This is a predicted structure of a 73-nucleotide RNA (transfer RNA) from a Candidatus Woesearchaeota archaeon.
The RNAcentral record of the sequence draws on ENA.
The prediction has a mean pLDDT of 82.
[in-house]
C1' cells in the first nucleotide's frame, strides 16, 4: 500500500427492511431461609460505533470515517 471480516444494555449474544430491539449472565427490590447460598417473582439498564445516502419505513441495504481482528505485498 491492497483485500476480507467485525462493532447491539455492565458482559456475552439473537435479530438480513416493518408491530414495544429479544435472551442469558450480572445488578437492584421483594418472597423463601435463624442466616447465607440455591430457587421463585418483579424492575432498571442499549439515541444498535460515528456521519451521510436509499426507502413510506434502516440495527438490517449503500458510501465514507473510526476502533478491533485476519490475509497478501
Nucleotide at each position: 500500500g491492497g483485500g476480507c471480516c467485525u462493532a447491539u444494555g455492565g458482559u456475552c449474544u439473537a435479530g438480513u427492511g416493518g408491530c414495544u430491539a429479544g435472551g442469558a449472565c450480572a445488578u437492584u427490590a421483594c418472597c423463601c431461609u435463624c442466616a447465607c447460598a440455591c430457587g421463585g417473582u418483579a424492575a432498571a439498564g442499549a439515541u444498535c460505533c460515528c456521519a451521510g445516502g436509499u426507502u413510506c419505513g434502516a440495527a438490517u441495504c449503500c458510501u465514507g470515517g473510526u476502533g478491533g481482528g485476519c490475509c497478501c505485498a